[in-house]
Context: one part of a larger RNA
RNA sequence: CUGGGCGUAAAGCGCACGUAGGCGGUCUGGCAAGUUGGAAGUGAAAUCCCAGGGCUCAACCUUGGAACUGCCUCAUAAACUCCUGGUCUAGAGUUCGAGAGAGGGAAGUGGAAUUCCGAGUGUAGAGGUGAAAUUCGUAGAUAUUCGGAGGAACACCAGUGGCGAAGGCGGCUUACUGGCUCGAUACUGACGCUGAGGUGCGAAAGUGUGGGGAGCAAACAGGAUUAGAUACCCUGGUAGUCCACACCGUAAACGAUGAAUGCCAGUCGUCGGGUAGCAUGCUAUUCGGUGACACACCUAACGGAUUAAGCAUUCCGCCUGGGGAGUACGGUCGCAAGAUUAAAACUC
Repeated sequence: CUGGGCGUAAAGCGCACGUAGGCGGUCUGGCAAGUUGGAAGUGAAAUCCCAGGGCUCAACCUUGGAACUGCCUCAUAAACUCCUGGUCUAGAGUUCGAGAGAGGGAAGUGGAAUUCCGAGUGUAGAGGUGAAAUUCGUAGAUAUUCGGAGGAACACCAGUGGCGAAGGCGGCUUACUGGCUCGAUACUGACGCUGAGGUGCGAAAGUGUGGGGAGCAAACAGGAUUAGAUACCCUGGUAGUCCACACCGUAAACGAUGAAUGCCAGUCGUCGGGUAGCAUGCUAUUCGGUGACACACCUAACGGAUUAAGCAUUCCGCCUGGGGAGUACGGUCGCAAGAUUAAAACUC
C1' cells in the first nucleotide's frame, strides 16, 4: 500500500455556496499518453533457485544454467480510460401557463390578558402554602365598574399539517423579495456530481454602544422547611428577556443517520398539483412532499426497510482501548467570556 468501519459500541463537519482536485450520459471519426501482446539493448560480480563437481559428510568452496518480475528503444492492436473533431437528448438548465405555503427582510395596524395610574361603589381583610410566615391593607387594600398609559406575546383555527439548506418560521394588511411543485410544448446541448482550503448563514446564553422595560426572572434580600438548607416552596427583585447596529460561532445544532445518482414486493393515511370517468364528490391513475405498518434484503441485537441502516457507483468528512484530555504548550480568531487547531509524560 491493500484490507475494517461511522443510527445506539470510537467515528457524519451545525448548514450551505463554491476554488483547486477527484469522478462523470448517447453515437461516431482521429490520435496512441495509460493499456495489450511482440522484438532489440541493458539489467556488473557475489547472493537466491536448479543440475553437476571438490574438501571422508556437512557447513563451506566451485562450474554451468535459470532468474534478476526493472529501465529504455522500435514497430504493433485500438475494446476501455485520457486527449481531440463532430453528433444526440434520457442528466442539467431556460421559456410559457397554472398552484400551494408560519420562506425572508420592511412599514402599518387589531383584540384578549397581565401590570401601573386616575375616578366611582364598597369594607376588613387580601396574598400565599402541605401548614405558615415574610408581603400588601382603615393614609381604604382584595373585589367590582369606567377611563387612561405602556411593553411583550399572538388563544381558537392547529394537524406524526405547511415552508425553509440548516438554525428556524404562527394575529391581520400592504408593497418588495428567495425557493418549490404541476402541466405544456419550444429552446440550449453534458453546461453535471462532490468538494481539501476559502466564504457566508447559524438557537439560546453572553459582550459593546444607544434606546426600552408590562410580565417573567439568573444574581441578591427576606420568610419557611431542615440536624444543616448557600436548594426544592413562598414574598420581593437586578442584569437579561424586547428594539437598532456591531460582535460571539457554540448546543442532545438529533433522524445521534454527509451529499448525489440508479435499481429493488406491497398496504393504509395525509398535504400540493395533473389526467380520465361519471352519480358533482367519489372512483381510478400519475407526479412531488410528509407519515404508519410490513416482504425481500440488511443488522450483534434493538431495529431499518423505495424518505434504507437493502443492492451498487462517485466525492468529501471522521474513527483506531479507558483515563490523563477535547486538557497543556504554541498558532489563529475574539473587547472579554472564550472558540478553534491539538499533544505527551504517567496510569489501568
Molecule: small-subunit ribosomal RNA, central domain
Organism: uncultured prokaryote